Description:
Transfer RNA from a Bacteroidales bacterium, 80 nucleotides, folded computationally. It matches the Rfam family "tRNA". From the family's description: Transfer RNA (tRNA) molecules are approximately 80 nucleotides in length. Lineage of the source: Bacteria > Pseudomonadati > Bacteroidota > Bacteroidia > Bacteroidales.
[in-house]
RNA sequence: GCCCCGGUGGUGAAACUGGUAGACGCGCUGGAAUAAGGAUCCAGUCCGAAAGGGUGGGGGUUCGAGUCCCUCCCGGGGUA
Numbered sequence: 001g002c003c004c005c006g007g008u009g010g011u012g013a014a015a016c017u018g019g020u021a022g023a024c025g026c027g028c029u030g031g032a033a034u035a036a037g038g039a040u041c042c043a044g045u046c047c048g049a050a051a052g053g054g055u056g057g058g059g060g061u062u063c064g065a066g067u068c069c070c071u072c073c074c075g076g077g078g079u080a
Stems, first nucleotide, its partner, number of pairs: 001079007010026003019063001027045006046053002056072005
């Protein structure tokens, strides 16, 4: 250089093949319980007062894009 796979909250990981983004778990915060902790249980946990915005960056297709197309960046694998 070329080919393939991947990039989504603090973190792991979903979104059923274009139709409510962040389910579910971990972590964190508050509470219950305990003498106090651990374990357990309950509630909350992207930004914003709201409208809205947010899937690595930019552009495109579409009524609608995390998902499809182009380009760039980053990580992994393969190849001479």